Overview: The RNA shown here (transfer RNA) has 74 nucleotides and comes from Methylomonas methanica. NCBI's taxonomy places the organism under Bacteria, Pseudomonadati, Methylococcales, Methylococcaceae, Methylomonas. It matches the Rfam family "tRNA". By type it is a transfer RNA.

RNA sequence: GUCCCGGUAGCUCAGCAGGAUAGAGCGGUCCCCUCCUAAGGGACAGGUCGGACGUUCGAAUCGUCUCCGGGACG
Numbered sequence: 001g002u003c004c005c006g007g008u009a010g011c012u013c014a015g016c017a018g019g020a021u022a023g024a025g026c027g028g029u030c031c032c033c034u035c036c037u038a039a040g041g042g043a044c045a046g047g048u049c050g051g052a053c054g055u056u057c058g059a060a061u062c063g064u065c066u067c068c069g070g071g072a073c074g
Base pairs, nucleotide, nucleotide: 001073002072003071004070005069006068007067010026011025012024013023019057028044029043030042031041032040050066051065052064053063054062
C1' cells in the first nucleotide's frame, strides 16, 4: 500500500435480504420471598447502534469517506 473481519447498554454479544417502542445474558438500583444470607421471582434505570456525509417516505441495516482493534498478502 491492497484486501478481509469486527466496533450496538458498564461487560459479553444478538439483531444487519431497510419499517412500527433497538434487544438478551451478566452487572447496577429498588421491591417481594426468607429469622438472616445465598438462591429464586418482579420492576426500573442505563444506548446520538465508532464518527461524518449521502440514498430513501423511512437507515443499526445500503453507499462513500474517516477513526479504532484484529487478520491476510506484498